[in-house]
Small-subunit ribosomal RNA, 5' domain from an uncultured bacterium, 508 nucleotides, folded computationally.

Context: one part of a larger RNA
RNA sequence: GGAUGAACGCUGGCGGCGUGCUUAACACAUGCAAGUCGAACGGACUUUACAUGAAGCCUAGCGAUUGUAAAGUUAGUGGCGGACGGGUGAGUAACGCGUGGGUAACCUGCCCUACACUGGGGGAUAACACUUAGAAAUAGGUGCUAAUACCGCAUAAGCGCACGAAACCGCAUGGUUUUGUGUGAAAAACUCCGGAGGUGUAGGAUGGACCCGCGUCUGAUUAGCUAGUUGGUGAGGUAACGGCCCACCAAGGCGACGAUCAGUAGCCGGCCUGAGAGGGUGACCGGCCACAUUGGGACUGAGACACGGCCCAAACUCCUACGGGAGGCAGCAGUGGGGAAUAUUGGACAAUGGGGGAAACCCUGAUCCAGCGACGCCGCGUGAGUGAAGAAGUAUUUCGGUAUGUAAAGCUCUAUCAGCAGGGAAGAUAAUGACGGUACCUGACUAAGAAGCACCGGCUAAAUACGUGCCAGCAGCCGCGGUAAUACGUAUGGUGCAAGCGUUAUCC
Numbered sequence: 001g002g003a004u005g006a007a008c009g010c011u012g013g014c015g016g017c018g019u020g021c022u023u024a025a026c027a028c029a030u031g032c033a034a035g036u037c038g039a040a041c042g043g044a045c046u047u048u049a050c051a052u053g054a055a056g057c058c059u060a061g062c063g064a065u066u067g068u069a070a071a072g073u074u075a076g077u078g079g080c081g082g083a084c085g086g087g088u089g090a091g092u093a094a095c096g097c098g099u100g101g102g103u104a105a106c107c108u109g110c111c112c113u114a115c116a117c118u119g120g121g122g123g124a125u126a127a128c129a130c131u132u133a134g135a136a137a138u139a140g141g142u143g144c145u146a147a148u149a150c151c152g153c154a155u156a157a158g159c160g161c162a163c164g165a166a167a168c169c170g171c172a173u174g175g176u177u178u179u180g181u182g183u184g185a186a187a188a189a190c191u192c193c194g195g196a197g198g199u200g201u202a203g204g205a206u207g208g209a210c211c212c213g214c215g216u217c218u219g220a221u222u223a224g225c226u227a228g229u230u231g232g233u234g235a236g237g238u239a240a241c242g243g244c245c246c247a248c249c250a251a252g253g254c255g256a257c258g259a260u261c262a263g264u265a266g267c268c269g270g271c272c273u274g275a276g277a278g279g280g281u282g283a284c285c286g287g288c289c290a291c292a293u294u295g296g297g298a299c300u301g302a303g304a305c306a307c308g309g310c311c312c313a314a315a316c317u318c319c320u321a322c323g324g325g326a327g328g329c330a331g332c333a334g335u336g337g338g339g340a341a342u343a344u345u346g347g348a349c350a351a352u353g354g355g356g357g358a359a360a361c362c363c364u365g366a367u368c369c370a371g372c373g374a375c376g377c378c379g380c381g382u383g384a385g386u387g388a389a390g391a392a393g394u395a396u397u398u399c400g401g402u403a404u405g406u407a408a409a410g411c412u413c414u415a416u417c418a419g420c421a422g423g424g425a426a427g428a429u430a431a432u433g434a435c436g437g438u439a440c441c442u443g444a445c446u447a448a449g450a451a452g453c454a455c456c457g458g459c460u461a462a463a464u465a466c467g468u469g470c471c472a473g474c475a476g477c478c479g480c481g482g483u484a485a486u487a488c489g490u491a492u493g494g495u496g497c498a499a500g501c502g503u504u505a506u507c508c
């Protein structure tokens, strides 16, 4: 000098764009953050229309009940989605990340392409009704019912499995194609007749899984470490290879090219600095990983060992009728606490995107906006011209003056910003705009409403007076202060930067 997610002191006019718990991965009141589909299904309820028409009535009609149709709402069954999006960085020195490869060792819902099919049956169960236990959470019993829920059967190819044959190829295990025998596995209906689903196979796309080369902090005042350890055979398990797991066998494997141990740490694109090499760093934004009170476990599913799912254990908090239950903000706001320190319990789904749906639409604290903070960067303003009696005041003085100083006043202008009034977008494509009567434009109006902070001994731009008297104090280094201090304090003047200026901390 540059930089910062900064903080502190003094000061503070406006706007745009960014950015804002770096500490306690501490505990959390309250609200919201993941639903949707009635065009899968049976009910229940509401409304309307038509039909029915008991009892009764002044026979104009009213009307219990029942049925049909239409429209709508929806607790439940069922489907898809809750594995995305959002948060955090505790753990992790690791194939975690980065980079380059491999899978002849793999999976992939929704989507796209192609081919083929969608036949015929069965038994349940929630809802519901009745009922039992319980304070509740909830749990149970009996009976009834539906499906795109569940289960057989049929059919099935180039599909799976087992045992073979031939040809071709390769990168070792092997791969591809053709073929033989045996054997196994599908489906779902709905419809407004337009569709839109379902099943199998093959390919694609997307997403993931695993393996390998290289790179990836400090300490030797850590030198030896290792028994599923290293390898083999077999069996199991997985989507798949593998000590991944198990039985048996062998005795290996790693290490001064730093094993093991200890400490620290999410990694990267990037960011800061620097001429570069390098050094530092990993906030925001993007990619990957890990985690979801702590520890463990599986279930469902194409995908999880699952933040707002389940089970167990632990700590904590809450409810309780003491028998038993409920909870998880490292989602968005917000509270307490910690701290030098970090915001609103806001608006909207209008846009972009996501989930569901045929759609209308619903949901979306993702997102888009607004609010707060000079936290940062950028831009603008706080006036311009003229004006010497060099006014007054102030400071100083050798008392003559000198400085402040064209500075002010005065005169002449202008109106950026702010304020007032009028108009008024784009963002949306026919409609739909939270932002917002916002941006922007125009008009009238008044110099009015808008300047501070640090420094002035040298480094280092800028000096005098008074006070103080090694005191009070200053200080980045050298150093200053003990009676004329350009170094302390105040004043005047000056210098520098400016809505900021200084200080502190950290990095180069």
Base pairs, nucleotide, nucleotide: 001508002507003506004505006504007503008502009501010500013380014379015378016377017376018375019373020372021338026336027335028334030333031332032331035080036079037078040077041076043074044073045072046071047070048069049068050067051066056062057061087291088290089289096216097215098214099213100212101211102210103209106208107207111204112203113202114201115200116199117198118197119153121151122150128143129142130141131140132139133138159184160183161182162181163180164179165178166177167176168175169174190195217263218262219261224254225253226252229251230250231249232248233247234246236244266288267287268286269285270281271280272279273278293314294313295312296311297310316327317326318325319324344370346369347368348367352366353364354363355362356361383413384412385411386410393404394403395402396401417449420443421442422441423440427435452497453496454495455494456493457478458477459476463492464491465490466489467488473480474479